Notes
RNAcentral holds the sequence, with entries from ENA. Predicted 3D model of a 71-nucleotide RNA (transfer RNA) from a Candidatus Pacearchaeota archaeon. Its Rfam family is "tRNA". Rfam links the family to the GO term triplet codon-amino acid adaptor activity. By type it is a transfer RNA. Taxonomically the source falls in Candidatus Pacearchaeota (Archaea, Nanobdellati). Its mean pLDDT, the model's own confidence on a scale to 100, is 82.
[in-house]
RNA sequence: GCGUGGGUGGUCUAACGGUAUGAUUUCGCCCUUCCAAGGCGACGGCCCGGGUUCGACUCCCGGCCCGCGCA
Numbered sequence: 001g002c003g004u005g006g007g008u009g010g011u012c013u014a015a016c017g018g019u020a021u022g023a024u025u026u027c028g029c030c031c032u033u034c035c036a037a038g039g040c041g042a043c044g045g046c047c048c049g050g051g052u053u054c055g056a057c058u059c060c061c062g063g064c065c066c067g068c069g070c071a
Stems, first nucleotide, its partner, number of pairs: 001070007010024003018054001026042005047063005
């Protein structure tokens, strides 16, 4: 350089073009004599720019980063 797979809360992860999911961490409440476990709730995210569309995490184009292959 070319090809190919990927990028989503602090971490891991799901998502036919139609309210972004769950786990974990953190915080609050409940439960308990106390702790742990458990229950309920809250906080927190779509890599960047553009295009298509009524509507984009999703499709298209370009860029950046990571992995793999070829040279």